[in-house]
RNA sequence: AGAGUUUGAUCCUGGCUCAGAACGAACGCUGGCGGCAUGGCUAAGACAUGCAAGUCGAACGCGAAAGCUCCUUCGGGAGCAUAGUAGAGUGGCGAAAGGGUGAGUAAUACAUUGCUAACGUACCCCGAGGUCGGGGAUAGCCCAGGGAAACUUGGAGUAAUACCUGAUGUGGUCCUAUCGAAGGUGAUCAAAGAUUUCGGUCGCCUGGGGAGCGGCCAAUGUCCUAUCAGCUUGUUGGUGAGGUAAUGGCUCACCAAGGCAACGACGGGUAGCGGGUGUGAGAGCAUGACCCGCCACAUCGGGACUGAGACACUGCCCGGACUCCUACGGGAGGCUGCAGUAACGAAUAUUCCGCAAUGGGCGAAAGCCUGACGGAGCGACGCCGCGUGUAGGAUGAAGCCUCUCGGGGUGUAAACUGCUGUCAGGGUUCAGGAAGCUACAAUGACCAGACCCAAAGGAAGGGCCGGCUAACUUCGUGCCAGCAGCCGCGGUAAUACGAAGGUGGCGAGCGUUGUUCGGAAUCACUGGGCUUAAAGCGUGCGUAGGCGGACGUGCAAGCGUCUUGUGAAAUCCCUCGGCUCAACCGGGGAAUUGCUGGGCGAACUGCAUGUCUUGAGGCAGGUAGGGGCUGUCGGAACUCUUGGUGGAGCGGUGAAAUGCGUAGAUAUCAAGAGGAACGCCAAAGGCGAAGACAGGCAGCUGGGCUUGUCCUGACGCUGAGGCACGAAAGCGUGGGGAGCAAACGGGAUUAGAUACCCCGGUAGUCCACGCCGUAAACGAUGUGCACUAGGUCGAGGAGGUUCUGACGCCGUCACGGCCGAAGCAAAAGUGUUAAGUGCACCGCCUGGGGAGUACGGUCGCAAGGCUAAAACUCAAAGGAAUUGACGGGGGCUCACACAAGCGGUGGAGCAUGUGGCUUAAUUCGAAGCAACGCGAAGAACCUUACCUGGGUUUGACAUGCACGGAUGCCUCCUGUGAAACAGGAGUAAGCUGCCUUCGGGUGAAACUUGCACAGGUGCUGCAUGGCUGUCGUCAGCUCGUGCUGUGAGGUGUCGGGUUAAGUCCCUUAACGAGCGAAACCCUUGUCGCUAGUUGCCAGCGGGUCAUGCCGGGGACUCUAGCGAGACUGCCGGUGUUAAACCGGAGGAAGGUGGGGAUGACGUCAAGUCCUCAUGGCCUUUAUGCCCAGGGCUGCACACGUGCUACAAUGGCGGGUACAGAGCGACGCAAGACCGCGAGGUGGAGCAAAUCGCAAAAAGCUCGCCCCAGUUCGGAUUGCAGGCUGCAACUCGCCUGCAUGAAGUUGGAAUCGCUAGUAAUCGCGGAUCAGCUACGCCGCGGUGAAUAUGUUCCUGAGCCUUGUACACACCGCCCGUCAAGUCAUGGAAGCUGGGAGCACCCGAAGUCGCCGCGAUUCAGCGGUGCCGACGGCGAGGCUCGGUGACUGGGACUAAGUCGUAACAAGGUAGCCGUAGGGGAACCUGCGGCUG
Repeated sequence: AGAGUUUGAUCCUGGCUCAGAACGAACGCUGGCGGCAUGGCUAAGACAUGCAAGUCGAACGCGAAAGCUCCUUCGGGAGCAUAGUAGAGUGGCGAAAGGGUGAGUAAUACAUUGCUAACGUACCCCGAGGUCGGGGAUAGCCCAGGGAAACUUGGAGUAAUACCUGAUGUGGUCCUAUCGAAGGUGAUCAAAGAUUUCGGUCGCCUGGGGAGCGGCCAAUGUCCUAUCAGCUUGUUGGUGAGGUAAUGGCUCACCAAGGCAACGACGGGUAGCGGGUGUGAGAGCAUGACCCGCCACAUCGGGACUGAGACACUGCCCGGACUCCUACGGGAGGCUGCAGUAACGAAUAUUCCGCAAUGGGCGAAAGCCUGACGGAGCGACGCCGCGUGUAGGAUGAAGCCUCUCGGGGUGUAAACUGCUGUCAGGGUUCAGGAAGCUACAAUGACCAGACCCAAAGGAAGGGCCGGCUAACUUCGUGCCAGCAGCCGCGGUAAUACGAAGGUGGCGAGCGUUGUUCGGAAUCACUGGGCUUAAAGCGUGCGUAGGCGGACGUGCAAGCGUCUUGUGAAAUCCCUCGGCUCAACCGGGGAAUUGCUGGGCGAACUGCAUGUCUUGAGGCAGGUAGGGGCUGUCGGAACUCUUGGUGGAGCGGUGAAAUGCGUAGAUAUCAAGAGGAACGCCAAAGGCGAAGACAGGCAGCUGGGCUUGUCCUGACGCUGAGGCACGAAAGCGUGGGGAGCAAACGGGAUUAGAUACCCCGGUAGUCCACGCCGUAAACGAUGUGCACUAGGUCGAGGAGGUUCUGACGCCGUCACGGCCGAAGCAAAAGUGUUAAGUGCACCGCCUGGGGAGUACGGUCGCAAGGCUAAAACUCAAAGGAAUUGACGGGGGCUCACACAAGCGGUGGAGCAUGUGGCUUAAUUCGAAGCAACGCGAAGAACCUUACCUGGGUUUGACAUGCACGGAUGCCUCCUGUGAAACAGGAGUAAGCUGCCUUCGGGUGAAACUUGCACAGGUGCUGCAUGGCUGUCGUCAGCUCGUGCUGUGAGGUGUCGGGUUAAGUCCCUUAACGAGCGAAACCCUUGUCGCUAGUUGCCAGCGGGUCAUGCCGGGGACUCUAGCGAGACUGCCGGUGUUAAACCGGAGGAAGGUGGGGAUGACGUCAAGUCCUCAUGGCCUUUAUGCCCAGGGCUGCACACGUGCUACAAUGGCGGGUACAGAGCGACGCAAGACCGCGAGGUGGAGCAAAUCGCAAAAAGCUCGCCCCAGUUCGGAUUGCAGGCUGCAACUCGCCUGCAUGAAGUUGGAAUCGCUAGUAAUCGCGGAUCAGCUACGCCGCGGUGAAUAUGUUCCUGAGCCUUGUACACACCGCCCGUCAAGUCAUGGAAGCUGGGAGCACCCGAAGUCGCCGCGAUUCAGCGGUGCCGACGGCGAGGCUCGGUGACUGGGACUAAGUCGUAACAAGGUAGCCGUAGGGGAACCUGCGGCUG
C1' cells in the first nucleotide's frame, strides 16, 4: 500500500467480498513448564448451607455451668475453685464505610468551568473558656401469667459517661434604635465522668478557625426518531406564609397570564456517565469488562424513624408476589457480599487458607472483628518467557509416495557416534517478602532462593496448498457425495470434493464462528457528487436564516499573542530503575490538543457611528414584441337544411367489405344555419418566470431593452417553511356541439386479433365559474455575481464616419443560434448562453429489486397527489465508448441469385438410398444447405461387425520365461442335422533345423502344459492425432515501425477511379511487409526443331481380289521431347498527364484463350475411435476366437437420387459411314464350326502404337407404321434355356417364346446449365468367380437457345446506421395463468405489554386538629389533607403476538398462453392522464427524442 468480482474486450460509476488489528469471548482438534493478569456479557430470575459488623469491663448494674469437698429427708443444699470469667442487658462509638450490580435514568444524571453574602459537617488538627449543686426513673435480674413458636403481660426492685432540673455565660442565638458597622440594654442556651504509680492521661460542655467530606445553583456539552408539531394550570411570575442545614412553586393562600418550541418543545425508542479502551496516518468511528471517579439500585411499590450523616444491601412500618415453619390461632425470610446450588444459556472458577502484610471499626492498651484484603486452587481465556535437545552422520538404509521404470521425493531426516543438562521428577538447606507495635520477646497463609542426584530420557500439533494468497502430485468419486469468504469448483483424465505422499505459513497452540474499527474518499470537516451512471423542487414571489460594495472613527464579541488557575490518580508516550529477560511493576518527565481569569494588539469578521456611488432602485426621452384580459368584426374550409341541374353509382383499401345511394346519393349551382380553428406572411424569428402565446380592430394592463446621468444612498443576493401560477387528461354545475374522437357497434386481416386498416359513433375536445396540481413540466443542466481566445449568422436600440441623407464600414449595450482556443469531462461532449475558474445561498443523491409501494399523517368531490419505510432477495444493476454479429435500416458491388432461355424433378413403372413399421436379427455410422446411387470401386457362403444354435479358453495373431520330450505335420474311425470341435486309433510310408565320429547330441522352428499376456468393428469424434466436408477460388486475413486514443481499439485496409481480385492508379499520418488473388505447374489450341517403331505412306519399286502387305522413305498425319508464340506490345478514343476501359489492326489464339491441380486467418465441440493411430474406461471360460444356418434383400406407408417411357424431330426392319480414351496372362481372345439367342466347341495371335476386347451409336439411305394405350411403352407373370460358382430356395445375371400393367408430358413446389456449354448419342474402366451398374469415374460423336438488365427471391463482399444481441436473431426478453418455498400488508376477532388522565377505595406514615392522660416527655382514642396497592370510565391511547380469509412481492434446469420491448422489433418508443381488454398491452388527448 491494495486485490477479486458487471464486459467478447475497454474506461467509468457503483455495490458486494478479501488480506490487518482487537476481544471478559464461544466451538472443533491438540496440549510440556512457569510468570503476570483475567473469568455469569444470558434470568436486577429463584436460592439449601456456612461465613461477610462489630467492639468497649479504663461508662454501668448483674452474673453462671462442667470440677472438688461437706451435708442430706436422696428431691437436693452449702462451701471452694473455675471467675467477677462466659453470658445477656443499660450506655458509647461504629453499623450511611468497605463489598456488589447497572434494573431504572436522556437529565433531579455525568463531564468541564464557575458560584454559594443561600448551607452542613461525628471522628481529626489548632487555639479560647468552662466542667458547680440536686433529683426521679428504667432494662437486666427475681416473682407470677399468656403463647406451639416468635414473643409478650403484670408486680417488686437496681446502676451509670442513660434521663431530668437549678446555677454560671468566655461565647452563641434573638430583640431594640436608622441602611449598615461598632457599641449598649435586655432575654435565652451548657457540661460526665473513668482511671491513676496522684505527676498525669482519656473524656465531657460552649463557641471560633482549619483540613477533609458533603448539600444546593448556573453556563456549556452529552444517542435515534418530525411517519411525535405544538406542549403546559403549580403551569410562568409576583406578594405573604409554611418548610429545610440552605436557595427555590419545594408546599400553601391570594394576584397577574404567563412559560417552552423548527437552534426541535411535547411525545416515542434506546442507554448508567466520565477517566479511558479498540481501531485509524489523522480527523473520526465503535465501545464503557477488569482498575479509578461520580450516579442509581438492594425481592416489587410506598413511608417515615434514629442519627453528624440514610429515607438506610445483611435497620423499622405498611401493601403486593414468592418461599418456609405452624399446635391453623399465628409467625419467619430476602446472596445485584464471599464461596456454593438448581435453572437459563454457545459460555464463565473453590461451599479453599490466613488476618502474616496493606487498610477499616471499636478499645488507653493487650486485643477482638474484617469472604475488604493478602494468598492458594480451577480454566491455554489473554499477554510474556522457556523447553521438547545439540554436533557429526550416505551419491542417500528400510517403509511410504511418485515415475517416461532410467529414476526422483520424504532426506542429515532416521539409525549410529560423541556431547550437554534448561523445565518437569527426587533429596537437602534457608539468609528474603518482616516493616513495625513498645523496650524485650514472639510472629509467614503463601511465595521465592541455593546445593546435590539421575537420564535424551517425560514433552507437537492444528489449519492451509484454483485466483485473491505463500504452498502440487497420485488415487477414489462422476452436477453424486461434497466444497465455498468473493469469483466459483464437481456431469470419467478435478492442483477447488474425499484420501495419501509432498510443500508453504504458524507453533503449545492452530483453525472456525461472532462482534468492532480499518481498508470504505462507500455520509466525503479533513475528503464526494447531481447533462447522459443515483441525484436540480415544473416555475416564480417571498418569511426566518445564511451571505453581503467603497472610505473613515470607535469598541473588542470572534481572532492573534503572552500569562494565571484548572484539566484527580491510573492509562498512552519518553527516560531511569526492579523482578536472570520479557510480560509485569516502581521513580521522574512530557502530554492531557479542553475550560476559566488577566494583560496587550486592532489587519480581518462582527457591533456602533459618519461619509460615498460603482451594486440596487427611481426619474426623463425613445423603442420592438403571437406578453396577459375583455369586447367586437371577418374570410376560407367543413357539416347540415331548402331549392335547381343531373341520373348510377359514391365512398373506402394492400385488396376488400361494412356504409351511403332510384324515397335520386356522389358531383354541381344558389340561398340559409351552425360551431370550431385562423392558410400565406413565418423564420435558425419574437415575447413570457415557467406552463404557454398567432385572423383584424378597439379598450384595460404587466415586463424588457436603450439613451441621458437628474435623484435615493447598500435599500443587495439566495431562500427552509409559506403563498401564487402551473400542458394534457380528469372531476362538479350550467351552456354549446361543425369537425375530430377514448368507450361502444359493425366490416376486414389473422391460427386467434378484445389491435394496427376501414365505415359509423358517445363522453370529451369549445365557453363561464369552481376543483385537480401532475408530464420525457427537458437544455434530462437551480438562482445570482465576477473573471477567462476568437469567428460567424439572426433580430432590438442608440452612436461614429462623408457637408446632409441613403448604402457601406467601424466600434457599443442587451437578446437568440452555429463553429471553435485553453480548460474541464469516464467518454459522448461542453466551451463568455460553460459542463472552465471562483464566491454566496437553496434543493437533491448514497448498489439493484422489493417501491415511489405498505402503514401513518395531510390535501382532494373523486380519480388520486404530497410525505415515505421494512422484511426478504440478488452480485450485480448501470453510463459512455470499442470490436463483431444481426436488422421485415440505408448506399455501392458481385454470383445461373433472379430475369431471358433450354432441358428436367414433383404424376407412372422399375432401380437404388433413407425414414418408419416389422423382426430372433433386420449390424453400425452419416441428419438442413454440407445425411439420403453417402462409408459400400460389387452383402448368395465368405465379406459380416447382427441373430439362433453348437464349440473353445495362453486362445485365429505377437513376444518372453519355465517344464516336457518326438510328442508335431499327416491318414483313418466315432459323436452331433452340419461344420467347428472333442475323443480314439494308425504309420515310421513321406516332411522337419544345427552339430555329428551316423551311435547320437542339442534343443532353434513346430507342438503339449503353465505363467506373464494376447484379443475386442466394446464406450467416449464432447479427451485426441491424422484425414475430410462447408462457407468458398469468396477476396479477404494479418504483421513491423510510426501516428492517434486514459483504454478496448483505430489508422494502414478509409476516400475517388478501376479490376475477376485488398488487381492496379491517384489522394492520404502513414510507410512498408506477410498469408491469400495473380504468376510459376499439368493439359488443350498454332508453328518450328529433333527423333522415326509397333505409328504414317507423298514420291520410287514389288505384291495382292483387297489391305503400308513388302523393299524403302521422314515429306505429311501422328507419336513425345525441346523450343517459339500473347505482353494491353501497336493504333484511335475516353479517363486525372494515371491505373484502366472501349474500338481496331495483325494473329492459330486478345485482354485470365479453354480446362485442371492449387483452398488464406478462421467458422460449424461439423464428420470419422467401424480405414489407421491413440489417452482413459469396460470386458477376460467372454463384449475374445471357431463353425453351421439365418439376417443385412424383410413391407399398410413416406421422402431423396436415378433409369425407362408416355411416342411420328418417333418406332421397327434392311443397307452403309466416322471416334476417343482405356483394358487384357487366375487374362483379352480373332478367323472357323454348332445354337433363333444367351452361349458352346476350339484355339491363331497378344505381357500388346504390333494381337484381342471392338459392333461405336446417334448420323446417312431405302422401306413399313398413320396418332391408337398403338408396330408407343415395357412392368408383371408363365414356360424353356444359358453362364458363374462348393452352392443361385430365401437371394444372381443373361437368352428365347408367351404375357403386355401403369403411363397420352405431370398440382403446389423445385433442380441444372452461359459454348464445344445445355441437350442428345454411344464407348471404356475400377470393384469383381458371377452380379442386382439404370450407380460412379472417364472418353469421344452430334450440337443449340438466351442474357449486354439488377426492381424482386437466395447467398456473398465493402462502407454506413441502430441495438437492451456477444452461446451473437435458432439472440434477447415481457405479463397473466398453474406448481412449490419464503418474508410481508389488510382483516371479523383472540391475546400480551407500556404510558397517562378523571373518579372510587384508602394501608403505613409525616404534618395538623379534638379528647383522654400525665410533673414533663411520652402514650392512648378519634379525626383532616396527602397518600402506595387495588377498582372503574374503557369496546379509550400506544406498541407487539396470533388470526379464517385476502392483496401484491421475491425466489425456484427444462409447465401453459401469447410476442409487448431491444433493428424502422415488423403499428417508432417513452412520459402524464383517461377508458377498455385473458395477458403482455390497445386506443384517445397533450408532451419528449433518450